[in-house]
RNA sequence: GGAUCCGUAGCUCAUUUGGCUAGAGCGCCGCAUUGACGUUGCGGAGGUGGCAGGUUCGAAUCCUGCCGGAUCCACCA
Numbered sequence: 001g002g003a004u005c006c007g008u009a010g011c012u013c014a015u016u017u018g019g020c021u022a023g024a025g026c027g028c029c030g031c032a033u034u035g036a037c038g039u040u041g042c043g044g045a046g047g048u049g050g051c052a053g054g055u056u057c058g059a060a061u062c063c064u065g066c067c068g069g070a071u072c073c074a075c076c077a
Base pairs, nucleotide, nucleotide: 001073002072003071004070005069006068007067010026011025012024013023019057028044029043030042031041032040050066051065052064053063054062
């Protein structure tokens, strides 16, 4: 330098042939339970979906550029 893939909640990940308000597990907070902690049950907070633009009535999803990461190939010595 080239190709492919990835970036979604604090962490690990779903959700992609565009469509109603983006979800789960763990974690966190509150309440109940306990002598207390834990466990368990119930409830809750937490997301500009990497950044910017475009297409569209409508974008996490399609297109372009950029940033970051992984793998492979090439190049140099």
The RNA shown here (transfer RNA) has 77 nucleotides and comes from a Candidatus Saccharimonadota bacterium.
The source organism's lineage runs through Bacteria, Bacteria candidate phyla and Candidatus Saccharimonadota.
Its Rfam family is "tRNA". From the family's description: Transfer RNA (tRNA) molecules are approximately 80 nucleotides in length. It is annotated as a transfer RNA. Gene Ontology term of the family: triplet codon-amino acid adaptor activity.